The prediction has a mean pLDDT of 81. The RNA shown here (transfer RNA) has 72 nucleotides and comes from an Elusimicrobiota bacterium. The RNAcentral record of the sequence draws on ENA.

[in-house]
RNA sequence: UCCGGGCUAGCUCAAUGGUGGAGCAGGCCGCUGUUAACGGCAAGGUUUCAGGUUCGAGUCCUGAGCCCGGAG
Numbered sequence: 001u002c003c004g005g006g007c008u009a010g011c012u013c014a015a016u017g018g019u020g021g022a023g024c025a026g027g028c029c030g031c032u033g034u035u036a037a038c039g040g041c042a043a044g045g046u047u048u049c050a051g052g053u054u055c056g057a058g059u060c061c062u063g064a065g066c067c068c069g070g071a072g
Stems, first nucleotide, its partner, number of pairs: 001071007010024004018055001027041004048064005
């Protein structure tokens, strides 16, 4: 330099172009003599960034950044 893949909650991952969810962690409550385990509730999001397409973009297109792999 070129090619491919990835980037979404603190972490691991979902989400057919039509209201962004789950598990774990953390918080609160229940249960228990207590802790753990278990059950319940609530909260947690600038979907890496900037543009474009569209009535509507996490999703499609372009560029940039970072990470991983490959080619030279």
Lineage of the source: Bacteria > Pseudomonadati > Elusimicrobiota. The same sequence occurs in records of 3 taxa. Its Rfam family is "tRNA". Its family is annotated with triplet codon-amino acid adaptor activity in the Gene Ontology.